c-di-GMP-I riboswitch aptamer from a Clostridiaceae bacterium, 79 nucleotides, folded computationally. It matches the Rfam family "c-di-GMP-I riboswitch aptamer". Rfam links the family to the GO term cyclic-di-GMP binding. The model forms 95% of the base pairs in the Rfam consensus. Lineage of the source: Bacteria > Bacillati > Bacillota > Clostridia > Clostridiaceae. The prediction has a mean pLDDT of 85.

[in-house]
RNA sequence: UAUUGAAAAAGGCAAACUUACUGCAAAGUAGGGGCGCAAAGCCAUAGGGCCUUGAUAACAAGGCAGCCUGGUUGCCAAU
Numbered sequence: 001u002a003u004u005g006a007a008a009a010a011g012g013c014a015a016a017c018u019u020a021c022u023g024c025a026a027a028g029u030a031g032g033g034g035c036g037c038a039a040a041g042c043c044a045u046a047g048g049g050c051c052u053u054g055a056u057a058a059c060a061a062g063g064c065a066g067c068c069u070g071g072u073u074g075c076c077a078a079u
Stems, first nucleotide, its partner, number of pairs: 002079004012037002017032006035066001041072003046069003049064006
């Protein structure tokens, strides 16, 4: 450096639910909580998909990275 993996060690994140706040909403932020996760770190101006709002259709605006693919960074171990 590459590949594979989470058995060990050190750690990390935090589902549902709940409290407060923001938002038309999806949803987000913070506290509690812990279902789980080898990237459940980051990227939504990389692609697809899903969700919300407006709209006669077309379409427009917004959200989801814990939906998938992809890009990129990273701990440990083995080869």